[in-house]
Molecule: Bacterial RNase P class A
Organism: soil metagenome
RNA sequence: GAGUCGGCCAGACGAUCGCGUCGGCUCCGGGCGACCGGAGCCGCCGAGGAAAGUCCGGACUUCACAGGGCAGGGUGGUGGGUAACGCCCACCCGGGGUGACCCGCGGGACAGUGCCACAGAGAACAGACCGCCAGCGGCCUCGAUCCGUCGAGGUGCGGGUAAGGGUGAAACGGUGGCGUAAGAGACCACCAGCGUGCCGGGUGACCGGUGCGGCUCGGUAAACCCCACCCGAAGCAAGGCCAAGAGGGCAUCGGUUCCCGGUGUCUGCGCAAGCGCUCGAGGACGGCCCGUCCGAGCUUGCGGGUAGGCCGCAUGAGCAUGCCGGCAACGGUGUGCCGAGAUGGAUGAUCGUCCACGACAGGAUCCGGCUUACCGGCCGGCUCGU
Numbered sequence: 001g002a003g004u005c006g007g008c009c010a011g012a013c014g015a016u017c018g019c020g021u022c023g024g025c026u027c028c029g030g031g032c033g034a035c036c037g038g039a040g041c042c043g044c045c046g047a048g049g050a051a052a053g054u055c056c057g058g059a060c061u062u063c064a065c066a067g068g069g070c071a072g073g074g075u076g077g078u079g080g081g082u083a084a085c086g087c088c089c090a091c092c093c094g095g096g097g098u099g100a101c102c103c104g105c106g107g108g109a110c111a112g113u114g115c116c117a118c119a120g121a122g123a124a125c126a127g128a129c130c131g132c133c134a135g136c137g138g139c140c141u142c143g144a145u146c147c148g149u150c151g152a153g154g155u156g157c158g159g160g161u162a163a164g165g166g167u168g169a170a171a172c173g174g175u176g177g178c179g180u181a182a183g184a185g186a187c188c189a190c191c192a193g194c195g196u197g198c199c200g201g202g203u204g205a206c207c208g209g210u211g212c213g214g215c216u217c218g219g220u221a222a223a224c225c226c227c228a229c230c231c232g233a234a235g236c237a238a239g240g241c242c243a244a245g246a247g248g249g250c251a252u253c254g255g256u257u258c259c260c261g262g263u264g265u266c267u268g269c270g271c272a273a274g275c276g277c278u279c280g281a282g283g284a285c286g287g288c289c290c291g292u293c294c295g296a297g298c299u300u301g302c303g304g305g306u307a308g309g310c311c312g313c314a315u316g317a318g319c320a321u322g323c324c325g326g327c328a329a330c331g332g333u334g335u336g337c338c339g340a341g342a343u344g345g346a347u348g349a350u351c352g353u354c355c356a357c358g359a360c361a362g363g364a365u366c367c368g369g370c371u372u373a374c375c376g377g378c379c380g381g382c383u384c385g386u
Base pairs, nucleotide, nucleotide: 001384002383003382004381005380006379007378008377009376011354012353013352014351015350016349017348019046020045022043023042024041025040026039027038028037029036030035048360052371053370055369056368057367058366059365060235061234062233063232067290068289069288070287072231073230074229075228076227077091078090079089080088081087092106093104094103095102096101107226108225112224113223114220115219116218129165130164131161132160133159136158137157138155139154140153141152142151143150144149173191174190175189176188177187192216194213195212196211197210198209199208200207201206239311240310241309242308247267248266249265250264251263252262253261254260255259269303270302271301272300273299274298275297282294283293284292285291318337319336320335321334322333323332324331325330355358
């Protein structure tokens, strides 16, 4: 100087005013009181590395918790970590880079089925366009002849061939030899690949060595499919509690006594139509089928009422730090700390000083990840070149 990997920060400080939760004090109002509501003052705290996308995994909650079968979804090298994961760590294999390092949706294509555009002759138990070939069949010419035929030359018409050219992402191993009419794993040596046996190393994926075999058997499973393992559904508008409510029942009191009103208490509305009440509608068991269980209501339409408060809700797989174990992810343990909790939804504005002039963006049940967005700055490990 160039590069690579990891971690951290996210304008700073001060003043004034304002906002939200919580705590304290004072005043006002209500209540016998506990206490509740309002206002003011003081104090603590007050968004993020992604709070985001809602893509995975869990906690929590409700429903269910006889069972069987069939479908459905997900994951996919190995070994670990974790509450769990499609996440993380380490390693293996393949690919890229001089290197640090990076990338891989990385089981199976001799279980079966499907697909492989364009170009090309031919794309899966393939094929012959150019080329090569006269060994074979045919034809032509010449010669010989015992007239049966034989020999030589020519001709790619039939035929042989897959070396070479050409097409393509991919053309049924590569190099050399032997062989041949020309050729070819047809044969041979070596190499590559596949299958398989043995030895050694590793927990394992796998690696190293060695022997044998047929001689080569394409790709695609983010195509169906096969194999192994995993998976109940819905979600904080989950869910729980209190209050209120239209209509109705009961008790009691009053009045103008076949009716109306007040108070208390219980229930939780009314009307219509259809279906059903053991010959059973409907519902539950994640989907379907079987099966099991519950079962007197269910569906639709019209009208009416309440639409307030509290909990869930923030002490948690929490944060910081020391030590121990582990290559690491992470685990164990000691000490210290409490860091938003709204619900018409707070976190802002102004001024001053300074600098490198400030990006992407804001909670809404919580947590672990992934992915995406992002002005810039700082620190550390390592590599290459000089």